[in-house]
RNA sequence: UGGGGGAUCGUCUAAGGGUAGGACAUCGGACUUUGACUCCGGUAAUCGUGGUUCGAAUCCACGUCCCCCAG
Numbered sequence: 001u002g003g004g005g006g007a008u009c010g011u012c013u014a015a016g017g018g019u020a021g022g023a024c025a026u027c028g029g030a031c032u033u034u035g036a037c038u039c040c041g042g043u044a045a046u047c048g049u050g051g052u053u054c055g056a057a058u059c060c061a062c063g064u065c066c067c068c069c070a071g
Base pairs, nucleotide, nucleotide: 001070002069003068004067005066006065007064010024011023012022013021018054026042027041028040029039030038047063048062049061050060051059
């Protein structure tokens, strides 16, 4: 420098045009003499800027960062 892939709650991971979900963690509650375990509930996210579309995490363009391949 060229090509390919990726970026989603604090962490890991789904959803590939139609309400952004799950696990762990955290907070509150139940249980317990206390704690742990278990159960119930809450908070919390789409890398950035534009475009297409009635509607974008998803499609397109540019940019940032990370990984792989070639030179």
Molecule: transfer RNA
Organism: Steroidobacteraceae bacterium